The RNA shown here (small-subunit ribosomal RNA) has 1515 nucleotides and comes from an uncultured Bacteriovoracaceae bacterium.
It matches the Rfam family "Bacterial small subunit ribosomal RNA". Gene Ontology terms of the family: ribosome and structural constituent of ribosome.
The coordinates come from a structure-prediction model, not an experiment, and the mean pLDDT is 85.

[in-house]
RNA sequence: AGAGUUUGAUCCUGGCUCAGAACGAACGCUGGCGGCGUGCCUCAUACAUGCAAGUCGAACGAGAAAGCUCUUCGGAGUGAUUAGAGUGGCGCACGGGUGAGUAACACGUAGGUGACCUGCCUUUUAGUGGGGAAUAACCGGUGGAAACGCCGGCUAAUACCGCAUGUGCUGGCCGACCUUGGAAAAGGUCAGCAAAGGGGGCGGCUUCGGCCGCUCUCGCCAGAAGAUGGGCCUGCGCAACAUUAGCUUGAUGGUGGGGUAACGGCUUACCAUGGCGAUGAUGUUUAGCCGGUCUGAGAGGAUGAUCGGCCACACUGGAACUGAGACACGGUCCAGACUCCUACGGGAGGCAGCAGUAGGGAAUAUUGCGCAAUGGGGGAAACCCUGACGCAGCAACGCCGCGUGAGUGAGGAAGGCCUUCGGGUUGUAAAGCUCUGUUAAGAGGGAAGAACGGCAUGGGGGCUCAUACCCUCCGUGUGUGACGGUACCUCUAGAGGAAGCACCGGCUAACUUCGUGCCAGCAGCCGCGGUAAUACGAAGGGUGCAAGCGUUGUUCGGAUUUAUUGGGCGUAAAGCGCGCGCAGGCGGACGGUCAAGUCAGAUGUGAAAUCUCGGGGCCCAACCCCGAAACUGCGUCUGAAACUGGCCGUCUAGAGUCUCGGAGGGGGAUGGGGAAUUUCGCAUGUAGGGGUAAAAUCCGUAGAGAUGCGAAGGAACACCUGUGGGGAAGCCGCCAUCCUGGACGAGAACUGACGCUGAGGCGCGAAAGCGUGGGGAGCAAACAGGAUUAGAUACCCUGGUAGUCCACGCCGUAAACGAUGAGCACUAGUCGUUGGGGGUUUUGAUCCCCUCGGUGACGCAGCUAACGCAAUAAGUGCUCCGCCUGGGGAGUACGGUCGCAAGACUAAAACUCAAAGGAAUUGACGGGGGCCCGCACAAGCGGUGGAUCAUGUGGUUUAAUUCGAAGCAACGCGAAAAACCUUACCCGGACUUGAAAUCCCGGGAAUUCUCCAGAGAUGGAGAAGUGCCCUUCGGGGAACCCGGUGACAGGUGCUGCAUGGCUGUCGUCAGCUCGUGUUGUGAAAUGUUGGGUUAAGUCUCGCAACGAGCGCAACCCCUAUUCCUAGUUGCCAGCAUUGAGUUGGGCACUCUAGGGAGACUGCCCGGGUGAACCGGGAGGAAGGUGGGGAUGACGUCAAGUCCUCAUGGCCCUUAUGUCCGGGGCUACACACGUGAUACAAUGGUGCAUACAGAGGGAAGCGAACCGGCGACGGGGAGCAGAUCUCAAAAAGUGCAUCUCAGUCCGGAUUGGAGUCUGCAACUCGACUCCAUGAAGUUGGAAUCGCUAGUAAUCGCGGAUCAGCAUGCCGCGGUGAAUACGUUCUCGGGCCUUGUACACACCGCCCGUCAAACCAUGGGAGUCGGCCUUACCUGAAGCUGUGACCCUAACCUUCGGGGGGGGAGCAUCUACGGUCGGGCCGAUGACUGGGGUUAAGUCGUAACAAGGUAGCCGUA
Repeated sequence: AGAGUUUGAUCCUGGCUCAGAACGAACGCUGGCGGCGUGCCUCAUACAUGCAAGUCGAACGAGAAAGCUCUUCGGAGUGAUUAGAGUGGCGCACGGGUGAGUAACACGUAGGUGACCUGCCUUUUAGUGGGGAAUAACCGGUGGAAACGCCGGCUAAUACCGCAUGUGCUGGCCGACCUUGGAAAAGGUCAGCAAAGGGGGCGGCUUCGGCCGCUCUCGCCAGAAGAUGGGCCUGCGCAACAUUAGCUUGAUGGUGGGGUAACGGCUUACCAUGGCGAUGAUGUUUAGCCGGUCUGAGAGGAUGAUCGGCCACACUGGAACUGAGACACGGUCCAGACUCCUACGGGAGGCAGCAGUAGGGAAUAUUGCGCAAUGGGGGAAACCCUGACGCAGCAACGCCGCGUGAGUGAGGAAGGCCUUCGGGUUGUAAAGCUCUGUUAAGAGGGAAGAACGGCAUGGGGGCUCAUACCCUCCGUGUGUGACGGUACCUCUAGAGGAAGCACCGGCUAACUUCGUGCCAGCAGCCGCGGUAAUACGAAGGGUGCAAGCGUUGUUCGGAUUUAUUGGGCGUAAAGCGCGCGCAGGCGGACGGUCAAGUCAGAUGUGAAAUCUCGGGGCCCAACCCCGAAACUGCGUCUGAAACUGGCCGUCUAGAGUCUCGGAGGGGGAUGGGGAAUUUCGCAUGUAGGGGUAAAAUCCGUAGAGAUGCGAAGGAACACCUGUGGGGAAGCCGCCAUCCUGGACGAGAACUGACGCUGAGGCGCGAAAGCGUGGGGAGCAAACAGGAUUAGAUACCCUGGUAGUCCACGCCGUAAACGAUGAGCACUAGUCGUUGGGGGUUUUGAUCCCCUCGGUGACGCAGCUAACGCAAUAAGUGCUCCGCCUGGGGAGUACGGUCGCAAGACUAAAACUCAAAGGAAUUGACGGGGGCCCGCACAAGCGGUGGAUCAUGUGGUUUAAUUCGAAGCAACGCGAAAAACCUUACCCGGACUUGAAAUCCCGGGAAUUCUCCAGAGAUGGAGAAGUGCCCUUCGGGGAACCCGGUGACAGGUGCUGCAUGGCUGUCGUCAGCUCGUGUUGUGAAAUGUUGGGUUAAGUCUCGCAACGAGCGCAACCCCUAUUCCUAGUUGCCAGCAUUGAGUUGGGCACUCUAGGGAGACUGCCCGGGUGAACCGGGAGGAAGGUGGGGAUGACGUCAAGUCCUCAUGGCCCUUAUGUCCGGGGCUACACACGUGAUACAAUGGUGCAUACAGAGGGAAGCGAACCGGCGACGGGGAGCAGAUCUCAAAAAGUGCAUCUCAGUCCGGAUUGGAGUCUGCAACUCGACUCCAUGAAGUUGGAAUCGCUAGUAAUCGCGGAUCAGCAUGCCGCGGUGAAUACGUUCUCGGGCCUUGUACACACCGCCCGUCAAACCAUGGGAGUCGGCCUUACCUGAAGCUGUGACCCUAACCUUCGGGGGGGGAGCAUCUACGGUCGGGCCGAUGACUGGGGUUAAGUCGUAACAAGGUAGCCGUA
């Protein structure tokens, strides 16, 4: 510090996710040791048991027992300055726990208190005199189950009460000084107000009980100070919601009274009517606050366990008492709930103290030891108490440290795993050898934490009459340890006891095999899994961390993804529709002043701990200690005066006023005008009109439409009209008049910052819509009819009502758009246009120049993700406002406000997705455009589709009808030959190392022949035969055969979606790319586009491109002309010869087959850019690639083929292999494709007769000749071929016949008889002859081929093959027609355009309905919680009152008084109750929409002109 994820790819926006750190954690697997920490986050739920606050006999009275000793046995002493209880004092308000409540002066921070208190402590001043009356304990009686009382009697005090004194204090009055004032306050005077004693020592007296004096000490009282701790007040800071906007009656203030330690509406009476609030009152929800902690670079964000400070609470609610302090955790009273005891009458209790229990929960420990240390309470002290605390126990809960060994060791062992079978890896790892001894175990030793205090003693000092007592200091001695025999040290033995967890597709370090087969499963995101999964499960291996490792949860970070630091708003989310304007924010120039902001210095504070730094202590570290720094804050004082601000003065550049001028659909009102539509009237006139793609509905013979004249009425204003004008926007367009707003130009007289923006607020605001009343020509939702259509509630047509128009009043929204808030300033230019002004010109017009205001087009810098913007900014700055924070849910629900309604404004959540989106790029596509091509259409010729047959396919059938091929590009295709074989299929019969291969063992040469059984495979029997090489003569070896064993063979079994190879197709279409350079952030572009041209990305010109490659073309083959060479088997002009080129001869010709030539736009004319090239012409056998073939770019279709072959993986192994016989692939209602033959006269038939090319031939072609009607048979010459043969070419030609018919056309079918091949023609061959003589008379919709030696037509040959050809591959003969042209159909190429497509239009995608699930709104209601007005009730308690009752201290004249207490009453008031109200939650028949969900239904709305452009508002 970043990364993954939207796309085919790119850039951007934007969300989601990950890597980090942390935790009071939990869960899973695992677990050796130690140190230091931490440990109910949930039910402030309920609690059994024990303990957690007592102490003081030196305040007081009283006062045991056990035990021990003595004893006269009665008792005494001791225990005993005891225990236990009581009065009294101090403490119990600390310490400890918890976080429910609390949004508050609760907390933090800084101050104030002149408005206050403060026990114990310290200092200081002055005292402590003299009396009195009670009461508990105790005793007696009595009630009660108990708790607990009641009555009577005795008694003490440092308990209680008077009196005296008053340093003083408090209050009243007087009052000097000082002072602006509040106040403080010298002094005087009057009144009121205190106290307690205990202990030690010495001395004196004594009735021996004690008393007095001196002294020390602990107390006590009244003050004054201090310290400590508190109370109260204030500034600032401190959560969410405005879908909480108004709140408040003691409320705000005053006066009097009361109350408090103290100010105060704190309380009360009266008076006034205030107070708070958009700078957020009130309400609701949530929450203890802070130091700090976690995270972060920081700013921040989150948090508030442990430790520390503050607050609040103590079963729930209320209340006071005591006290220095409480409205009191282990106190009291009352009410309530709960639990317990009970004799039913009554009582008791409060773990949010430490342990512990139950419950809750994912989850959190021992009913431990000790007061040794630290601290606290009491005490003079010893000491006692202390679940504070110190320790131990449990828990890997966290942090830190240590260990599980170290060295050496290659036959790289065995085993595992993988393997290309060679090996690799685990791996120096192990074993082995040599060592060490941490830790754990045992044994031995063994700390520090302990210093006090007390006592004893020695000494010094103080006090004192005192060498006594007491206090204090120093020394010596004595004593104290829970932890714990722990830490630590030494020794012994011994590598011995001690490694796991997660991960290994990318992010993210780490890879293979097997299993599984969209199953099981994984998953943080993207995503894996449908038979070769590095993603599931296992194994081997590896990576990371390590006594832990992972997972889950939470927080911060990454996230600049709430942006102060540090974001945005034209199109991604985002500028309010527009204006006016209160508050607020911001604000021109100069000078002066103040010092609020600001800055500087000083000072106080910012607790400690924590963090940081420097040291130090535990072996180190964690941890702890010391010091420093820091704590970014707040207060106070002093200073500065630039900037902001306040005040004062001045200015004119901002703003405004004024004068003059012109422009304008700016607004409102009134009046007027013509064209046109429609309707009506009259007239002319006759059969149509209207409408559409075409029609129909409709109008018209009752006279339409058309034409003419006239009338009525409403709405809108052609041309002018213009990226022209005006207005803030919405919007504004005939003419005239009236009223009226604003802007602009010129001038520079006036004011003197008067300004900008603008939350709320107010106003304006298209269309549609609403209300009332008018109006209504045209148009036209709804509606009706006609068409279209599968449907057509649409598009089209004919009608037509609201509405559109006017007046008044609502509504308040629009894609209200420049998708661009307002204002000011600055920042190159160029060209228009509009309204003004000025200059030049003598003037005017015009031109030109300058300038101000508006409105446009381009364009630089700059900006932008890009597109684009660019002085009218989206540039550079400033000011203010509005708005945004992933998509969907949703601009929806609920609530509120507005509205007559429609609805508008404000505006969520649950749930769900990993995207949604912007711009641009490359493709693809379009019922987009342009250019061009092709038998693509058109023009022609001939077919198919109808018939019969052949053949292939589908379907069906079957034991099997083997398999594959499937639009073009499957279907006379694989198959260039299914009777057996082929053959893969079916039935049956057989074999199991196998039919064929390699290796091993045994035997035998090999081989040939015969017989038997069987359908055959096969089985059985017999006969002949002995080879080659070496030899030690025993034998061994090679080939081959038989038998055997196991390794293995074999498979036309599966996967063409695992593959190679081969092939089809687009398409012989002209395209497809690269290097370098350049442009762009980039994908990409350029080149390859453009002007021409071509069959062609062919060539040329131009050009930020220059080159190059694969394609095109050419090179290759055949063919067309010619030359040369050669002349047999070919040829024959001339010569000879024959039946015949038969032979001699010849090689001129034909021909054959080798090599050359020839054609290149080379020449001419014209066009064209002086080009490429095109048109025409000459010459030429051939002319513009002459004709044909071969040749198939990058790629597409997961195209085809595992059944040609090869091959990974899987599967079968007495079978899915192999052999054999038979059957099937040949089936047959039917459908389709491809063909053959026809339907006839351009023909059929008969006779006669002419002319090819290219091929084949030895298990072959087979001549002549003979036989047969014929197929064919006999025959066998010749020929491995320019020699022989297949072989007859046919159409054609000549003659004859048929005469338009189901025929002398057509030949299917069927019967009979044969031929040939073959082991065998039944299923199931071909051919021949005789007989039979079907359909069919030119073929619907539709559709195919062909542009010249082509179509059409005619025959011939070949491959396959024993036989079988209408198929296929070739060959020649005869030999046309037509092409105007590119509108249309199909396909293709290039450019361009749109796109929401990229699996690419066979795309994408919308809505209803149906189904399942999920969350949510409404809902008659029901239930619960919280708050609350009013009223009722009114416990305890304080206060008031208290005429009734009681009453020790004082007074008394003894009657009583004073004073005190109580019952009762009253105010306040908790719980409770009643009628209502508000808010929230749960639930609810039914209901509304929403979301999600591989393959449901209906349509086709959107994306292309999406087939009616789309979208917004409204009905």